[in-house]
Order: sequence, then C1' cells, then structure tokens
RNA sequence: GAUUCCGUAGCUCAGCUGGGAGAGCGCAUGCUUGACAGGCAUGAGGUCGUUGGUUCGAGCCCAAUCGGAAUCAC
Repeated sequence: GAUUCCGUAGCUCAGCUGGGAGAGCGCAUGCUUGACAGGCAUGAGGUCGUUGGUUCGAGCCCAAUCGGAAUCAC
C1' cells in the first nucleotide's frame, strides 16, 4: 500500500427484508431477611466510531474518513 472483517448501554453481544433501539451481566431504588447472601419488582444509563449522501423514513443502503484485527504485497 491492497483486500476482507469488526466498531450498538459500564462489560460481552444481538438486531432478520429499511419503519418499536434491545438482551445477559453490572449499577440504583424498593420488597422479602434479625442481618447478609439469594430471589422478586421497578428504574437509570445510548449522538448505533465520525462526517456527508440516498430515502417519507437509516444501526441496516452509498461515499469519504478514524480506530482495531487478519491475509497478501513491497
């Protein structure tokens, strides 16, 4: 340098054929207990890496770009 893959909540990840942003763990509060652990209920937490474009509508499609990984080449 070329190609491919990955980037979504604090962590690990899902998200189908473009239309509701989600799960588990963690965190907060409450209930349960003499107290803990455990269990149950409720809740908070997100510019979907960034910018632009297409579209009535983008996590998803297109372009550029940033970061990471792999392969190939020099």
Transfer RNA from Virgibacillus siamensis, 74 nucleotides, folded computationally. Rfam family: tRNA. Rfam classes the family as a transfer RNA.